């Protein structure tokens, strides 16, 4: 500090999702020590057991009991000793503190900082003063006596620091005066007079004077005890200011608010309570609702800031729910009390008993959280005046209690910190992975050598935490003496042996470091996001390696950061979400210039304060760190005081500019209301006038002979205002258009005069608001929702036509939204420019349809600066300042629900489940458009022949088959792979055989009479035998063959062309396709390549310059000419031979043949074009504008096509998917298609005669002469490995004859007959002859193909494959047309441009309904918790205050068996808690049914959007 992730790519806006740190943590896999911290977050759920508050005998009075020893005993018991001066009990202090916990609380409950002149305070410290005198009980205790038991009752004794009466009263408390200071003006304090009122307690040690002595008086220390002051402490109350969420909570309040008065309290105070008066809060958010203890701090963060509120600390609140007082210095009281509920115990059923949110423990709940541990040794706390010693245990002498807290145990739960070993060690070991088989890797890692000794482990020594108090001395100040240790025989220290006991976890696509191999095949699985997996997965699962942390490592949860995504710091609103339709305008916020005061804000300084712990800095102690100690600083705040006065505020005065008034002007579809005009539609009347008229793409429905339309005249009625008319005008918008009149708002301009800051802005509020719509109540010619009819259509509930009703228009009243848009809130200053128009006003003067100036509107274009980009630019979306409104991912949804508003349709406010990783926005690159322009092609057009019809060939489909082998499938499959399937081929089928193998290499063995050849068996393959030769003198040796064997291996036309090379088809011989600098542009890209000419190509032009693959041109071939050469070709002119021929001697003239050349370049002329490139015409010339062909195929597209031609990855077969062998089948056949041949005749048939090619081919060949056959051939067999010699007569033509329009003399199918040839073999299944037969078929529906010249068309002829077998397919040459106006369409294509919601690219994209499924929600008769308000019955305890009894010690009185005073019980009244009943408010669950919505790889209809999306799209 960022990063991924929307696209083909850009950039930007936006979300989501990760890297960080943290934790009171859980899970999962592992797990050696040690210190230090931390450990019920969930059920404030319910709790068995112990234990967690006592203490004082120096405040009192009495004094057990069990139990135990002993003695006696009648055997029932009694008596002594311990137990024990304990226990219990009066009494005093303390139980209000420590510990838990976080339910309730949105409060002065917390935090700061103030008040307290409105308070209190035990113990404690300090001072003054006093403690006198008497008096009646009572508890324990005995007795009796209820009760199961907790627990009582009754009589009776007894004490005291319990209790109560008097005295005294300096302070005190109350009242009546005087004075003095202070003051907040309420009073507060001090002095000072009269009058009332209120105390008290001893104990204990000492001394020894009275006392004989014990006691007891006395003195005294010490303690206690009263009254007052005062201080410390700690409470109590108040108020300033702070920190939560919802306005879909707007009004709340009757003790409310205030007053007087009286009660009440430690104190104010409606705290109560009686009277009075109507007040009090609240948009700066009262009242309701939800949530929630608050703080120091913690956690994150640069930091502002979010989040949290465990553990420590502070403060609060509760203590089984709820209520309540009582006793105290403090309580409404966790381990007190009463009541009233639930719940759980006992119970003899009458009654009682309890409250772990102390500290352990248990059960439940949960994802989860510990020992029913040791001790007071320390620190703290309680009582006491105060405190111990020995000890084993009795003795005899001991302080005691403390789940505060010290410490141990338990869990890797968090930090810290050590260890698991250190060095040397290549043969780079074994063995794993990997492999191109060469090797690489784990890996110096092991092994092995030497060492070292921390942790654990054994043994040995062994703390610090401890020092007070006590005692002793001592007037003290000290000083000395002794004791105390849970932890623990633990830290720690020294020995001993001994590498010995001690490593995991998650991760390897990419973000994010780290890569390979099996397996598995969208299965299983994986994922925080992208996203992975459909046979070659770095992403599933294994494993090897690797990185990364480490006694931990990963998950998952949470919380900050990142994230500027809630933007104070620090966004934003024309198009990405966002400007409210528009104006007025309250509250508010903000405001011109001068002067003075002031001094609240600001600024500055000084006090207090901001607890301690934490953080940070500095030092210090545990071996170091966590950790722990000291000390600093910081605490950005509050409070208070002193000072400053720019600048805001407040006051007070005064100005003219900002804003406003007046005067005068001139412009305008501003607004309202009354009148009024034409044209035009339509409609009525009336005439002319005759068959149509209307309407459409085209009709049809409709009007029309009952007279339309058409055209004249008359008249009704409604609307709505042609030209003028213009990015002109007004007006706030919304919106305003004939003319007149009347009323009435704004704005502008000029010139002076006033007012004096009255300004802007505006949350709420109010008016105004296009069309539709809605009530009334009028009016209707046009137009025109529903409707209906007619057509289109697969449908047509629609476009398109014909009619039409509401509506549209008028009044009046509702509604209140629109893409109410400039998609732009409103003021105000400033910031280059140029050019239009509108009003008004100056200036000049030449008086104009001019030109300058200004100041208001209203347009363009453009700078600088913004802008993500388009764009904006003085009318800013630019620099600023004031205000207001509104954003924060798509959806879901502008929806539910609630509320307001409407007559109603609605309308404002306005959500969450859920659900996706995106939706957007602006450019750019392609691609498509039923978008444009330009061009181009046999693309249409114009013309020849042709295909679909006929029969046959040939390919395919489908169908049959035991196979009918595979491949190929729009163009670009289909006379294709196949340039030739009877066997073979051949892969397919049947059926009977083989297993290192038909074929390669390597190993071992044997044989050198093997190999070959024959016969046998069989369909064959094969089995089984026989038979032959050469060389060497023989023999070994190598090679070499061959056999048999073992395995490694051969083999495969088996799969994947979608893993691959290599070839090929196509678009398309179309004209493109790009690249370097360099410029623009954040960038994707652009420019260059576009434009204006031009057929490519050039050329001008131009921020481009240049270059490459293409194109052209070099290369073959024709065409013409030279020229060399002159055989097998040729023969003109010589000679020669013949019936006759280049048949000979020659010859090179001529054609040819096969080498070099030339030649065509817009090179010449005219026109035309930009002085260009070119174009047209012409000349010459064999040939003219790339003369014709032909090879040559850019970048790239179709996962186009081939693993069956070849290679070749992986995958499968291995006595079969391989090899070999006979038959069979690729050759079926209702059918359908595609490519072709023959035809249908007369431009012909057919017969007789006759002319001229070019280019191939030949030895397992081609074959001549010559001879048979009608023929196919057949017999012979010369030449010739070929410009020699053969195939080998070319046919169409042409000359004649013949047929005469028919199913024929066309036509040849098809069947019978009888041959040939080739072959091992022509049955399935060959071609070919001859004889006879003689099918369909008389020019071809829709629809479609092919050709622009030596071209179609027509006619032969060769050739490759091939033994045979061509209508195919590659070639040759004869013969030899027509037409092309022209680019409207139709098809392909190139440029340019435009729109896009494609980008897998229009074969794309997408949208509803419906159907299925599953998931959240709303509505719902109802139902069923939950809080809650006001009213209403009941009303326990308890406190005040009433009333009280055949009740009563203390004091009065009297003196009684009285009476008062005061006490108690009862008793009822006021308030209440819980309860109850009714009727509401509010959130919640559930609910048949119901409505919409989300989401589901291949569901049904359709075709709404995106292109002019096919009816322009949307509110």
């Nucleotide at each position: 500090a960022g990063a991924g992730u929307u696209u083909g790519a850009u950039c930007c806006u936006g979300g989501c999702u990760c890297a960080g740190a943290a934790c009171g943590a859980a899970c999962g896999c592992u797990g050696g020590c040690g210190g230090c911290g931390u450990g019920c977050u969930u059920a404030a759920c319910a709790c068995a057991u112990g234990c967690a508050a006592g203490u004082c005998g120096a405040a009192c009075g009495u004094g057990a009991a069990a139990g135990u020893g002993g003695a006696c005993u009648u055997c029932g018991g009694u008596c002594c000793g311990c137990g024990a001066g304990u226990a219990a009990g009066u009494g005093g202090c303390g139980c209000a503190c420590g510990g838990g916990u976080g339910a309730g609380u949105a409060a002065c409950a917390c935090g700061u900082g103030a008040a307290u002149a409105a308070u209190c305070u035990g113990c404690c410290c300090g001072a003054u003063g006093a403690a006198c005198u008497g008096g009646g009980a009572u508890a324990a205790c005995a007795u009796u006596u209820c009760g199961a038991a907790a627990g009582g009752a009754a009589u009776g004794c007894u004490a005291a620091u319990a209790c109560c009466g008097g005295a005294u009263a300096a302070g005190c408390c109350c009242c009546c005066g005087a004075g003095a200071u202070c003051u907040u003006c309420g009073g507060a304090u001090c002095u000072u007079g009269a009058g009332g009122g209120a105390a008290a307690a001893g104990g204990u040690g000492g001394c020894c004077u009275c006392u004989c002595c014990u006691u007891g008086a006395g003195c005294u220390u010490c303690u206690g005890u009263c009254a007052u002051c005062g201080g410390a402490u700690g409470a109590g109350u108040u108020c300033g200011c702070g920190g939560c969420c919802c306005a879909u909570u707007a009004g709340c309040u009757a003790g409310u608010u205030g007053g007087u008065g009286a009660g009440g309290u430690a104190a104010c105070g409606g705290c109560c309570c009686a009277c009075c008066a109507a007040g009090g809060c609240u948009a700066c958010g009262a009242u309701g609702g939800g949530u929630a203890g608050c703080u120091g701090g913690u956690c994150u963060g640069a930091g502002a800031g979010g989040a949290u509120g465990a553990u420590c600390a502070g403060c609060c609140a509760c203590a089984c729910u709820g209520g309540a007082a009582c006793u105290g210095a403090g309580a409404c009281a966790c381990g007190g009390u009463c009541c009233a509920g639930a719940c759980u115990c006992c119970u003899a059923c009458g009654g009682g008993a309890g409250g772990c949110a102390g500290c352990a423990g248990u059960g439940g709940g949960g994802a989860a959280u510990u020992u029913u541990g040791c001790g007071c040794a320390a620190u703290g706390g309680g009582g006491g005046a105060a405190a111990c010693c020995c000890u084993g245990a009795c003795g005899c002498a001991a302080g005691u209690c403390u789940g505060a807290c010290g410490c141990a145990g338990c869990a890797a739960u968090a930090c810290c910190g050590c260890g698991u070993g250190a060095a040397g060690g290549a043969u780079g070991a074994a063995g794993g992975c990997c492999c191109u088989u060469g090797g690489g890797u784990c890996g110096u890692a092991a092994a092995c050598u030497u060492c070292u000794g921390u942790c654990a482990g054994u043994g040995g020594g062994g703390a610090a935490g401890a020092a007070a108090u006590a005692c002793u001395c001592g007037u003290a100040a000290g000083a000395g003496u002794g004791c105390u240790g849970a932890c623990g025989g633990u830290a720690c220290c020294c020995a001993c042996a001994a590498a010995g006991g001690a490593a995991g976890c998650a991760c390897c696509g990419g973000c994010u470091a780290a890569c390979u191999c099996c397996g598995u095949g969208c299965c299983a699985g994986c994922a925080g996001c992208c996203g992975c997996g459909g046979u070659a997965a770095u992403a599933c699962g294994g494993a090897g390696g690797g990185u990364g942390c480490a006694a931990g490592c990963g998950u998952u949860g949470u919380u900050c950061g990142g994230a500027a995504u809630u933007a104070u710091u620090g966004g934003g609103c024309g198009u990405a979400a966002a400007g409210a339709g528009c104006a007025u305008g309250u509250a508010g916020g903000c405001g011109g210039a001068c002067u003075a005061u002031u001094a609240a804000g600001u600024c500055u300084g000084g006090u207090g304060u901001g607890a301690a712990a934490g953080c940070c800095c500095u030092g210090g102690g545990c071996u170091c760190a966590a950790c722990c100690c000291a000390g600093g600083a910081a605490g950005u705040g509050c409070a208070u005081u002193g000072g400053a006065u720019a600048c805001u505020g407040a006051u007070a005065g005064u100005c003219u500019u900002g804003a406003g008034u007046a005067u005068g002007g001139g412009a305008g579809a501003g607004g309202a209301a009354a009148g009024u005009g034409g044209a035009a539609u339509u409609c009525c009347g009336a005439g002319u006038g005759u068959a149509g008229g209307a309407g459409u793409g085209a009709a049809a429905u409709c009007c029309g002979u009952a007279g339309a339309u058409a055209u004249u005249c008359g008249g009704a009625g409604g609307a709505a205002c042609a030209c003028c008319a213009g990015u002109g005008g007004c007006g706030a918008a919304g919106g305003c258009g004939g003319c007149u009149u009347u009323c009435u708002g704004g704005a502008c301009c000029a010139a002076u005069a006033c007012u004096g800051a009255c300004g802007c802005u505006g949350a709420g509020a109010u008016g105004c608001g296009a069309a539709a719509g809605c009530g009334u109540g009028g009016g209707g010619a046009g137009c025109g929702a529903a409707c209906a009819g007619g057509a289109u259509u697969a449908g047509a509930u629609a476009c398109c036509c014909u009619g039409g009703u509401a509506g549209u228009c008028c009044a009046c009243g509702c509604c209140g939204u629109a893409a109410a848009c400039g998609a732009u809130g409103g003021g105000u200053a400033c910031u280059a420019g140029g050019u239009g128009u509108u009003g008004c006003g100056g200036g000049u003067a030449u008086u104009g349809a001019c030109c300058c100036c200004u100041g208001a509107g209203u347009g363009c274009c453009g700078c600088a600066g913004c802008u993500a980009a388009c764009g904006c630019a003085u009318u800013a979306a630019g620099u600023a300042c004031c205000c207001c409104g509104c954003c924060u991912g798509g959806g879901g949804a502008g929806u539910a629900c609630g509320g307001c508003c409407g007559c109603a349709a609605g309308g404002c406010u306005a959500a969450a489940a859920c659900u996706c990783a995106a939706a957007g926005g602006a450019a750019u690159u392609g691609a498509c458009g039923g978008g444009g322009g330009c061009c181009c092609g046999c693309a249409c057009a114009a013309g020849c022949g042709g295909u679909g019809g006929a029969g046959c060939a040939u390919g395919u489909g489908g169908u049959u088959u035991a196979a009918u082998u595979c491949g190929a499938c729009g163009c670009a499959a289909c006379g294709c792979g196949a340039a030739g399937a009877a066997c073979c081929u051949u892969a397919c089928c049947u059926g009977g055989a083989c297993u290192u193998g038909a074929c390669a290499u390597c190993c071992c063995g044997a044989u050198c009479g093997u190999a070959c050849u024959c016969u046998u068996u069989g369909g064959c393959a094969u089995u089984a035998g026989g038979g032959u030769c050469a060389u060497c003198u023989u023999g070994g040796c190598u090679g070499g063959a061959u056999c048999g064997g073992u395995g490694a291996c051969a083999g495969g036309u088996g799969c994947u062309g979608c893993a691959u090379g290599g070839c090929u088809g196509u678009c398309g011989u179309c004209a493109g396709c790009u690249c370097g600098u360099g410029u623009c542009g954040u960038g994707a890209g652009a420019u260059g390549u576009u434009g204006g000419g031009u057929u490519g190509u050039c050329c001008c032009g131009c921020a481009a310059c240049g270059a490459g693959c293409g194109c052209a041109a070099c290369c073959c071939u024709u065409a013409c000419c030279u020229u060399u050469a002159g055989u097998u070709g040729c023969c003109a002119g010589c000679g020669g031979a013949u019936a006759a021929u280049g048949c000979c001697g020659g010859g090179g003239a001529c054609u040819c043949u096969a080498g070099a050349g030339g030649a065509a370049c817009u090179g010449c002329c005219g026109g035309u074009g930009u002085c260009a490139a070119g174009c047209c015409g012409g000349a010459g010339g064999a040939a003219g504008g790339u003369g014709g062909g032909g090879a040559u195929g850019a970048c790239g597209u179709c996962a186009a096509g081939u693993c069956c031609u070849c290679a070749u990855g992986g995958c499968c077969c291995u006595u079969a998917u391989a090899g070999g062998c006979a038959g069979g089948g690729c050759u079926a056949c209702a059918c359908a298609c595609g490519u072709g041949c023959u035809a249908c005749a007369a431009u012909g048939g057919c017969c007789g005669g006759u002319a001229c090619a070019g280019a191939g081919g030949g030895c397992a060949g081609c074959a001549a002469c010559g001879g048979g056959g009608c023929g196919a051939c057949c017999c012979c067999g010369a030449g010739c490995g070929a410009a020699u010699c053969u195939c080998g007569c070319a046919a169409a033509g042409c000359c004649g004859g013949u047929c005469u329009c028919a199913g024929u003399u066309c036509g040849g199918a098809u069947u019978g007959g009888a041959g040939u040839c080739u072959g091992c073999a022509a049955c399935u299944c060959g071609a070919c002859u001859c004889c006879a037969u003689g099918a369909a078929g008389u020019c071809g529906g829709a629809a479609u193909c092919g050709c622009u010249a030596g071209u179609a068309a027509u006619c032969g002829c060769g050739g490759a494959u091939c033994a045979g077998c061509a209508u195919g397919c590659c070639g040759c040459g004869g013969u030899g047309a027509a037409u092309a106006c022209g680019u409207u369409c139709c098809c392909g294509g190139g440029c340019c441009u435009u729109g896009u919601a494609c980008a897998c690219a229009c074969c794309g994209c997408c949208c509803g309904u419906c159907a299925c499924a599953c998931c959240a929600u709303g509505g719902g008769a109802g139902u069923u918790g939950g809080u809650u308000u006001g009213a209403c019955c009941c009303g326990a305890c308890a406190c005040c205050g009433g009333u009280g009894g055949c009740c009563u010690a203390a004091c009065c009185u009297u003196c009684g068996u009285g009476g008062g005073a005061g006490g108690c019980a009862g008793c009822g009244u006021c308030c209440u808690a819980a309860g109850g009943a009714a009727u509401g408010g509010u959130c919640g669950g559930u609910g048949a049914c119901u409505g919409g919505g989300g989401u589901g790889a291949a569901g049904u209809c359709g075709u709404a959007a995106c292109a002019a999306g096919g009816u322009a799209a949307c509110c």

The prediction has a mean pLDDT of 81. Predicted 3D model of a 1515-nucleotide RNA (small-subunit ribosomal RNA) from an uncultured prokaryote. Rfam family: Bacterial small subunit ribosomal RNA. Gene Ontology terms of the family: structural constituent of ribosome and ribosome.